[in-house]
Predicted 3D model of a 520-nucleotide part of an RNA (small-subunit ribosomal RNA, 5' domain) from an uncultured bacterium.
Context: one part of a larger RNA
RNA sequence: GGAUGAACGCUGGCGGCGUGCUUAACACAUGCAAGUCGAACGGAACUCUUAUGAUAGAGACUUCGGUCAAUUGACUAUGAGUUUAGUGGCGGACGGGUGAGUAACGCGUGAGGAACCUGCCUCUCAGAGGGGGACAACAGUUGGAAACGACUGCUAAUACCGCAUAACGCACAGGUGUCGCAUGGCACUUGUGCCAAAGAUUUAUCGCUGAGAGAUGGCCUCGCGUCUGAUUAGCUGGUUGGUAGGGUAACGGCCUACCAAGGCGACGAUCAGUAGCCGGACUGAGAGGUUGACCGGCCACAUUGGGACUGAGAUACGGCCCAGACUCCUACGGGAGGCAGCAGUGGGGAAUAUUGCACAAUGGGCGCAAGCCUGAUGCAGCAACGCCGCGUGAGGGAAGACGGUUUUCGGAUUGUAAACCUCUGUCUUUGGUGACGAAGAAGUGACGGUAGCCAAGGAGGAAGCCACGGCUAACUACGUGCCAGCAGCCGCGGUAAUACGUAGGUGGCAAGCGUUAUCC
Numbered sequence: 001g002g003a004u005g006a007a008c009g010c011u012g013g014c015g016g017c018g019u020g021c022u023u024a025a026c027a028c029a030u031g032c033a034a035g036u037c038g039a040a041c042g043g044a045a046c047u048c049u050u051a052u053g054a055u056a057g058a059g060a061c062u063u064c065g066g067u068c069a070a071u072u073g074a075c076u077a078u079g080a081g082u083u084u085a086g087u088g089g090c091g092g093a094c095g096g097g098u099g100a101g102u103a104a105c106g107c108g109u110g111a112g113g114a115a116c117c118u119g120c121c122u123c124u125c126a127g128a129g130g131g132g133g134a135c136a137a138c139a140g141u142u143g144g145a146a147a148c149g150a151c152u153g154c155u156a157a158u159a160c161c162g163c164a165u166a167a168c169g170c171a172c173a174g175g176u177g178u179c180g181c182a183u184g185g186c187a188c189u190u191g192u193g194c195c196a197a198a199g200a201u202u203u204a205u206c207g208c209u210g211a212g213a214g215a216u217g218g219c220c221u222c223g224c225g226u227c228u229g230a231u232u233a234g235c236u237g238g239u240u241g242g243u244a245g246g247g248u249a250a251c252g253g254c255c256u257a258c259c260a261a262g263g264c265g266a267c268g269a270u271c272a273g274u275a276g277c278c279g280g281a282c283u284g285a286g287a288g289g290u291u292g293a294c295c296g297g298c299c300a301c302a303u304u305g306g307g308a309c310u311g312a313g314a315u316a317c318g319g320c321c322c323a324g325a326c327u328c329c330u331a332c333g334g335g336a337g338g339c340a341g342c343a344g345u346g347g348g349g350a351a352u353a354u355u356g357c358a359c360a361a362u363g364g365g366c367g368c369a370a371g372c373c374u375g376a377u378g379c380a381g382c383a384a385c386g387c388c389g390c391g392u393g394a395g396g397g398a399a400g401a402c403g404g405u406u407u408u409c410g411g412a413u414u415g416u417a418a419a420c421c422u423c424u425g426u427c428u429u430u431g432g433u434g435a436c437g438a439a440g441a442a443g444u445g446a447c448g449g450u451a452g453c454c455a456a457g458g459a460g461g462a463a464g465c466c467a468c469g470g471c472u473a474a475c476u477a478c479g480u481g482c483c484a485g486c487a488g489c490c491g492c493g494g495u496a497a498u499a500c501g502u503a504g505g506u507g508g509c510a511a512g513c514g515u516u517a518u519c520c
Stems, first nucleotide, its partner, number of pairs: 001520004006516005013390006019383002021348001026346003030343003035090003040087002043084006050077002056071001059068003097301003106226008116218002121214007129163001131161002138153006169194011199206002227273003234264003239261008276298004280291004303324005326337004354380001356379003362376001363374004393423004403414004427461001428457006437447001464509005469490003475504005485492002
């Protein structure tokens, strides 16, 4: 000198774009953050239509016994619509947060998988025949303070289960050709065995099953690279390898049994400490050093530890089970919870924001769609936290005014500075107008009556901070008297201090200026 997710002191006009718990992975009140589909299904509630017409009945007639009757519209049935607790499907494995752990194939880079999986999507081929039994909801009974159950009975489906059909699929046993670095792969072929399906509808379509390709996403293996300590020198028993089996989508001590005795290590094993890694960022002429906030990729975690289930995909932040700690409810028998999602609270700290608006855009989930959901996202609010831009006026103006400071008392300086004159209107204030962002003919904008534009008003509303001994640009006066104090280093201060304090002046930077911390 540059830089910062900064903080502190003094000061503070505006706008644009960014950024904002670095500390306690501390504890959390409250609200919201993942739903959706009635075009899978049976119900339920409500509304309407049609049919039926119980009941009541203005009024009329009356032989007073009743009769007629506009109207009312119960129950039941039919059809349509709206809503939806439940069964069912898809999605809750994405998106969002955090960096505790991890020195590791975790990450980066480059290869390999002839050892693998892949819902939704695209393409191609083939198919969807015929049956069955349940369980929710519901009804009844019943337990419990609650959370939540139990029993009996009924019922639907794109829920569940057999059967049929069956290949280019799978398994087993062969055959031929061809290819490969090996195990072996690919193509064709013979035989045996095995496996499927679901319907909905507004009749446009949307779905279902099997197989083969693709795409996307993932999984695994390997080469190289990846902090400090030897005041850590030996480490290792599923350990290293083999055989057989199990397990997995798949290779593999991944696991088990048996067999062998190996494997790693001064080219630093093991142990200990520290740490998420990278693209990048800062600095530097570069080499390098430091760093990993924001944005993007990967990984890990979700109160602590363990476990599996479901599923194409999780060993699952807002799913389940168990244990621990903590908090809450309780009728004491038992239950409920998990902000490292967005806001917000307490606490810690030098220190870090609103319990905001909207799904209008972009994107995501579901749905044929309309649409619903979306604290992702788009915006707004707060903060000079950073970068960039603008303003606080411009021109003229010497009696060099007053005042201040100083003085050798002549003056010097503040200083064209002010006053005064002539202008301008950026920002500001008021009024008017008023978007782009909306795609696609129309409709649809949170931001927002915002930005912009037009008109008017008036210099009116807008400058500070630090320094002035040398390094280092900038000097005098007074006060103080080794005191009070200053200080980055050298060093100032003991009676004329350009070094302390104040004032005037000057220098530097400027809505900032200094200080502190850290890196180069």
The coordinates come from a structure-prediction model, not an experiment, and the mean pLDDT is 84. Rfam family: Bacterial small subunit ribosomal RNA.